RNAcentral holds the sequence, with entries from MGnify. Predicted 3D model of a 69-nucleotide RNA (transfer RNA) from uncultured Ruminiclostridium sp. The coordinates come from a structure-prediction model, not an experiment, and the mean pLDDT is 83. It matches the Rfam family "tRNA". Its family is annotated with triplet codon-amino acid adaptor activity in the Gene Ontology.
């Protein structure tokens, strides 16, 4: 010193700047005698500080932590 990662409780999407989603987990509700299981639904996020733009997860800029070299 280079290079990649960093979005939901946990793995990971998101091509080009235009309401950020899935799956497993969690809560409610239907079904059951109860439990699973299934089915319908709800909550819940952009590592951090700044900067540019009507508008950033996506561009700069700076910083942190991992992981490689």
């Nucleotide at each position: 010193c280079g290079g990649a990662u960093u979005u939901a409780g946990c793995u990971c999407a998101u091509c080009c700047g235009g309401u950020a989603g899935a799956g497993c987990a969690u809560c409610g509700g239907c079904u059951u005698c109860c439990c699973a299981a299934g089915c319908c639904g709800a909550a819940g996020g952009g590592g951090c500080g700044g900067g540019u733009u009507c508008g950033a997860g996506u561009c700069c800029c700076g910083u942190a932590a991992u992981c490689c070299g």